Model confidence (mean pLDDT): 76 of 100.
The RNA shown here (Bacterial RNase P class A) has 346 nucleotides and comes from a Bacteroidales bacterium.
A source record names the gene rnpB.
It matches the Rfam family "Bacterial RNase P class A". Rfam classes the family as a ribozyme. Rfam describes the family as follows. Ribonuclease P (RNase P) is a ubiquitous endoribonuclease, found in archaea, bacteria and eukarya as well as chloroplasts and mitochondria.

[in-house]
RNA sequence: ACAGCAACGUGUUCUGUCGCUGCUUCAUGUAAGGAGAGGAAAGUCCGGACAACAUAGAGUACCAUACUUUCUAACAGAAAGGCAUCUAAUGAUGACAGACAGUGCCACAGAAAAUAACCGCCGCAAGGUAAGGGUGAAAAUGUGAGGUAAGAGCUCACAACUUUUGUUGGUGACAACAUGAGGGGGUAAACCUUAUGGGUUGAAAGACCAUGUAAACCGAGGCUUGAGGGCUACUCGUCCGAUCUCGGAGGGUGGGUCGAUGGAAAUACUUAGCAAUAAGUAUUCUAGAUAAAUGACAGAAGCUUCACAAGAAGUACAGAAUCCGGCUUAUAGCGUUGCUGUUUUU
Numbered sequence: 001a002c003a004g005c006a007a008c009g010u011g012u013u014c015u016g017u018c019g020c021u022g023c024u025u026c027a028u029g030u031a032a033g034g035a036g037a038g039g040a041a042a043g044u045c046c047g048g049a050c051a052a053c054a055u056a057g058a059g060u061a062c063c064a065u066a067c068u069u070u071c072u073a074a075c076a077g078a079a080a081g082g083c084a085u086c087u088a089a090u091g092a093u094g095a096c097a098g099a100c101a102g103u104g105c106c107a108c109a110g111a112a113a114a115u116a117a118c119c120g121c122c123g124c125a126a127g128g129u130a131a132g133g134g135u136g137a138a139a140a141u142g143u144g145a146g147g148u149a150a151g152a153g154c155u156c157a158c159a160a161c162u163u164u165u166g167u168u169g170g171u172g173a174c175a176a177c178a179u180g181a182g183g184g185g186g187u188a189a190a191c192c193u194u195a196u197g198g199g200u201u202g203a204a205a206g207a208c209c210a211u212g213u214a215a216a217c218c219g220a221g222g223c224u225u226g227a228g229g230g231c232u233a234c235u236c237g238u239c240c241g242a243u244c245u246c247g248g249a250g251g252g253u254g255g256g257u258c259g260a261u262g263g264a265a266a267u268a269c270u271u272a273g274c275a276a277u278a279a280g281u282a283u284u285c286u287a288g289a290u291a292a293a294u295g296a297c298a299g300a301a302g303c304u305u306c307a308c309a310a311g312a313a314g315u316a317c318a319g320a321a322u323c324c325g326g327c328u329u330a331u332a333g334c335g336u337u338g339c340u341g342u343u344u345u346u
Stems, first nucleotide, its partner, number of pairs: 001342010011331001012301007020036002023033003026029001038317001042328002045326005050202004057236004062198005067081005082096001083094004097193002102191002104187003118133002120129003141159006161182003165178005206258004217248005228240003265284008302315005
C1' cells in the first nucleotide's frame, strides 16, 4: 500500500409541477402560510408509565431470576469489578446458588458407572481385600515411606482439593497469610431444594356523546333458604346481586370526541464521577393517520462501480399506530479503531 473480517459511528441533498394527512390565518376558496417516518419505525423478547378490574386479600400451583457494588422510574438492561474456562499475549466467553434433603439417570467400551459383584491377592476355612485387572467424558486424590496374612488415608511426610476459625487489605464479591478439620464419582440446560421477585388483563385498555330498536316474543333457571357475576389455574375469603341471568328466533345501529402525542423530551455547554449516569444553565417545539397520509413525475448535484474519454449503471436495511427505557436481528457506501493475510521499501 492492497485485500478480508470484527466492533463502533454516520447513513444522500436541492429545485419545480401535481397530489395526500394534520395545524394556523383570513377575504371561506380551484385561498395563503407552515409541518409531515427510523436508527432500527422491524422482532414483540424484557422492563416501566398509563388504564380497568376490589383496597390488590390468603394459601397452593405456575413463571422468572440466581457472584459483587453502582446506575436507573424500572429491568433479565448498563457501567466498573471479582471468580472460572480458553488463549503465547492482548483479549474473549460464562444459566456464576445447592449433588452429606430426597428421587432418577450415566450411551459405547469396560471386571465394575456407585454400598460394592467377578478375576486376582491373602487365608485350612469362615472370610478379608478398591493395591493390580486400560476401558472410558468420568474409576474411590497423587507420589514416597511405614504398616499388614494380603491390603487399604489404616498411619505419616509432601502436594492438590473442600472447608472451620482468626488476622490483614477491600464498600463488597473476594484475595493473601496463619490455623484446625475432612475424604464412596458425575449430572440440577433431570425432577427437585433454597433465596428473591411476580395479582390479572392490555389502547380491540378505558371515558364520553350521538343515532336507532323490540323494556316486545319463546324456552330454562332464579327472586334474600339467592341464579349469576366481580377479565386472576384451583380453593378459601370478600364484594355486588333481581325491570335479573342464560339460550333461541328476530329487530336496530354500524357515526363521532377524548385517551393520543410537551415528554423519565431534544440540542449545546459547564460541573461531579474511572464509567454507566446525575445536576445546572441556555435554546427549541420536533408526524399524529384510523383501513390508515408521508407519494408520483421531471431536472440538477453528491457518492460508488465500469470506461482513456464521451458517457453508462447503481445509490443499503427498511415504513410510525398509546408512549418511554433496553435487548436482539437487518443494513450499500463512507469514516475511526483493532486483528489477519499478501506484496514492496527501509